Small-subunit ribosomal RNA, 5' domain from Sphagnum jensenii, 476 nucleotides, folded computationally.
The prediction has a mean pLDDT of 83.

Context: one part of a larger RNA
């Protein structure tokens, strides 16, 4: 000198764009963040219309809907605890899986029995159930068929569902092949400190057989060999990694907030089921701690989503608005939903831009300051004259729309509404007077202060930066 997710002191006019718990991965009241489909399904409720047998009726239609069913809940969002690792970065070659989407070729024939909802009875304080009975489906099962798969002389095994429409047709369904995008494995190289950490290792290192997986593999297992590691094992400290950011002429150093990619985690520890994909945490099971409830037998909960609260801290915002836009999910669609996102609010936290007036104005007003008492400086600065209206105040116009009567445009009024902070011995731009008297103080460093202090305090003046300025902390 530059930089910061900063803080503190002091001062503070406006706008745009960014940024905003770096500490306790501490605990969390309340609200909300993942739904959707009636054009898959039967029943129910409410309304309207209509029919005649006039009812506790039938038919049609509209709305709504717990349940079965489908799909999405593995996305999006958040955090950085763990992790020194194929975790990340880069490069490479072989293999495996893939819902929705695209392309192509085929197919969708025939049957069946249940389970919810519901009803009756019933257990429990509740959460939640139990028994019996009845029922629908794009739910489930059997059977038929099959250029896939297994096998290779025969053969064996495995599919499917309908819905809308007057119809054409459209949307779904099943099998196979290919693609796109996505994911899982493998390897070379790179990736903090310590040897005042030298021994560590028994599925450990490798081979064979078997099992397992979508797939390779000690991934698992039986048996055999005795390997692996100083090219730094093991142990320990620290740490998410990267594109980047910052500094520097560069080499390098430091760093990893926001934004983007990857990884890991979701109260703590463990487990699997479902599914194309999870070992999922706004799903489930088990255990521990904590909170809450109880009729003491038993139940309920998980903000490191968005707001908010307590706590910790030098320190970090609103219990705001809307789905109008961009995207996501579902749906044939209308549409519904979305604390993603779009906006507003708060904070000079940062960057950038603008303003606090412009022109003229003295043989130089006054006050305060200084003085050699002549003067000097403050100083064209002010007053005063003329002008302007960015901004400001008020009014009007303008809307697909949360933002929003906002931006913008136009008109009116009036120089009005708007300057501070630090420094002045040297480093370092800027000097005098008074007070104080190694006191009080000041101070980044050298060093000031002992009665003439340009270094302390005040005043006048000056210098620097400027809606900021200075200090503290950290990095180069």
């Nucleotide at each position: 000198g530059g930089a910061u997710g900063a803080a503190u002191g002091u001062u503070g006019g406006u706008g745009a764009c960014a940024u905003g718990c770096u500490u306790a991965a501490c605990a969390c009241a309340u609200g909300c963040a993942a739904g959707u489909c009636g054009g898959a399904c039967a029943a129910g409720a409410a309304g309207c219309a209509u029919c005649c047998u006039a009812g506790u009726g039938g038919u049609g239609u509209u709305u709504u809907c717990a349940g079965u069913g489908g799909u999405a809940g593995a996305g999006a969002u958040g955090u950085g605890a763990a992790u020194a690792a194929c975790g990340c970065a880069u490069a490479a070659g072989a293999c495996c899986c893939u819902g929705c989407c695209c392309u192509u070729g085929g197919g969708a024939a025939g049957g069946g029995g249940a389970c919810a909802a519901c009803a009756a009875c019933u257990a429990g304080a509740a959460a939640u159930g139990g028994u019996u009975g009845a029922u629908a489906u794009u739910a489930c099962c059997c059977c038929a068929u099959a250029g896939a798969c297994u096998g290779a002389a025969g053969a064996a095994c495995a599919a499917a569902a309908g819905g809308a429409g007057g119809a054409a047709u459209c949307c779904a369904c099943c099998c196979a092949a290919g693609g796109a995008g996505g994911g899982g494995a493998u390897u070379g190289u790179g990736u903090c400190u310590a040897a005042u950490u030298a021994g560590c290792u028994a599925g450990u290192u490798g081979a064979u057989g078997a099992g397992g997986u979508a797939a390779u593999g000690g991934c698992u297992u039986a048996c055999c060999a005795a390997g692996g590691u100083a090219c730094g094992a093991u142990c320990a400290u620290u740490a998410g990694c990267u594109a980047g950011u910052u500094u520097g002429a560069a080499a390098g150093g430091a760093u990893g907030a926001u934004c983007a990619a990857c990884c890991a985690c979701a109260c703590u520890a463990g487990g699997a089921a479902u599914g194309a994909a999870a070992c999922a945490a706004g799903g489930u099971c088990c255990a521990a701690a904590c909170u809450c409830u109880u009729g003491u037998g038993g139940a309920a909960g998980g903000c490191g989503a968005c707001a908010a609260u307590g706590g910790g801290g030098a320190a970090u915002u609103u219990c705001u608005c809307g789905c109008a836009a961009u995207g996501g999910g579902c749906a044939a669609a209308a549409g519904c939903u979305u604390a993603a996102u779009a906006g507003a609010g708060c904070a000079a936290u940062g960057u950038c831009a603008c303003a606090u007036g412009g022109a003229g104005g003295u043989a130089g007003a006054a006050a305060g300051c200084c003085c050699a008492c002549g003067a000097g400086a403050c100083c064209u600065a002010a007053a005063c004259u003329c002008c302007u209206u960015u901004u400001u105040u008020c009014a009007a116009a303008u809307a697909a729309g949360a933002c929003a009567a906002u931006a913008u445009u136009u008109g009116a009024g009036g120089a009005a509404u708007a300057a501070a902070c630090a420094u002045c011995c040297a480093u370092u731009a800027a000097c005098u007077u008074u007070g104080u008297g190694c006191c009080a103080a000041a101070a980044g460093u050298u060093a000031u202060g002992a009665u003439a202090a340009a270094a302390c305090a005040a005043a006048g003046g000056a210098u620097g930066u400027a809606a900021g300025c200075a200090u503290u902390a950290u990095c180069c």
It matches the Rfam family "Bacterial small subunit ribosomal RNA". Rfam links the family to the GO terms ribosome and structural constituent of ribosome. The full RNA is in RNAcentral, with records from SILVA.